The prediction has a mean pLDDT of 79. A computed fold for a 91-nucleotide RNA from a bacterium, annotated as TPP riboswitch aptamer (THI element).
[in-house]
RNA sequence: GAUGUCCGUUAGGGGUGGCUGGAAAGCCUGAGAGAGACCCUUCGAACCUGAACCGGGUCAUACCGGCGUAGGGAAACUGGAUGUCAUCUCG
Numbered sequence: 001g002a003u004g005u006c007c008g009u010u011a012g013g014g015g016u017g018g019c020u021g022g023a024a025a026g027c028c029u030g031a032g033a034g035a036g037a038c039c040c041u042u043c044g045a046a047c048c049u050g051a052a053c054c055g056g057g058u059c060a061u062a063c064c065g066g067c068g069u070a071g072g073g074a075a076a077c078u079g080g081a082u083g084u085c086a087u088c089u090c091g
Base pairs, nucleotide, nucleotide: 001085002084003083004082005081006080007079008077009076010075011041012040013039014038016035017028018027019026020025047072048071049070053066054065055064056063
């Protein structure tokens, strides 16, 4: 000097379905199902569109897989820790 990982600061982006029930509440998946929490921010599947899509499965729901090398999608600081590589100096 470059770079990986984690943390941080400030700022920004995002979703909130299905089933039972009169309600309260419970159950399913999930990080998160309105918590003030969680996830994601261009190395971008967080999230949106296609989509009232296709296949499987479920009491039911993107519940799982495909679609998906598709089209969109919100960032800077390098501040801290640690690792790697390159270069220079000394022994």
Its Rfam family is "TPP riboswitch aptamer (THI element)". The literature on the family includes a 2002 paper in J Biol Chem by Rodionov et al., "Comparative genomics of thiamin biosynthesis in procaryotes. New genes and regulatory mechanisms".